[in-house]
RNA sequence: CUGAUGCAAGGCAAUGGAGUCUGCCUUAACCGCCGCUCGCAAUGAGGUCGUGCUGAUGGCUCCUACCAACAC
Numbered sequence: 001c002u003g004a005u006g007c008a009a010g011g012c013a014a015u016g017g018a019g020u021c022u023g024c025c026u027u028a029a030c031c032g033c034c035g036c037u038c039g040c041a042a043u044g045a046g047g048u049c050g051u052g053c054u055g056a057u058g059g060c061u062c063c064u065a066c067c068a069a070c071a072c
Base pairs, nucleotide, nucleotide: 009026010025011024012023013022016063017062018061019060020059021058032053033052034050035049036046037045038044
């Protein structure tokens, strides 16, 4: 100096917060889909666009915000 492993601690799972469970990461995990362009094609690549679309969860529960319908 490089690699591996262990310990401690922490972080992450497309829009906010909390609890809980699961998975992932150790400087990475993570950063949705469709249309468009390249390409024989692809589960590939690209980065700007669009009166484009879904969702506040990774799963469950609750709160907050937004949207729709109904009732008072």
Fluoride riboswitch aptamer (crcB RNA motif), 72 nucleotides, folded computationally. Rfam family: Fluoride riboswitch aptamer (crcB RNA motif). Its family is annotated with response to fluoride and positive regulation of gene expression in the Gene Ontology. The sequence was found by an Rfam model in a public genome assembly. Its mean pLDDT, the model's own confidence on a scale to 100, is 76.